[in-house]
RNA sequence: AUGAUAUCCGGAGAGAGGCCGAAAGGCCCGCCGAAGGGGAAAGCCGUGACGCCCGCGAGGGGCGGGGCGGCGAAGCUCUCAGGCAAAAGGACGGAAGGG
Numbered sequence: 001a002u003g004a005u006a007u008c009c010g011g012a013g014a015g016a017g018g019c020c021g022a023a024a025g026g027c028c029c030g031c032c033g034a035a036g037g038g039g040a041a042a043g044c045c046g047u048g049a050c051g052c053c054c055g056c057g058a059g060g061g062g063c064g065g066g067g068c069g070g071c072g073a074a075g076c077u078c079u080c081a082g083g084c085a086a087a088a089g090g091a092c093g094g095a096a097g098g099g
Stems, first nucleotide, its partner, number of pairs: 007095004015029001017028004030084003036080001037078003043071005050064005
């Protein structure tokens, strides 16, 4: 230096559920998806059953190619985590600042 982080503003969804507790919270039932995390489509790469074509032929050449393995995104999906009055948090956007 770069990157990350930091500042201000905006920022959704879902029970102020029941029981216990002074509270924090614990247990149970029902939900949410936008901290974080998991999943994988086309495609690409590797391998390659098998098929076809060229060749007099070769341990030759070419084309296609199921299956298997790898890579592969999200605001999709899962709901692990987190969340379900307010507060806090919050993907993402804007501003400032920087290039």

Glycine riboswitch aptamer from Limimaricola pyoseonensis, 99 nucleotides, folded computationally. It was read from a public genome assembly, where an Rfam model found it. NCBI's taxonomy places the organism under Bacteria, Alphaproteobacteria, Rhodobacterales, Paracoccaceae, Limimaricola. Its mean pLDDT, the model's own confidence on a scale to 100, is 81.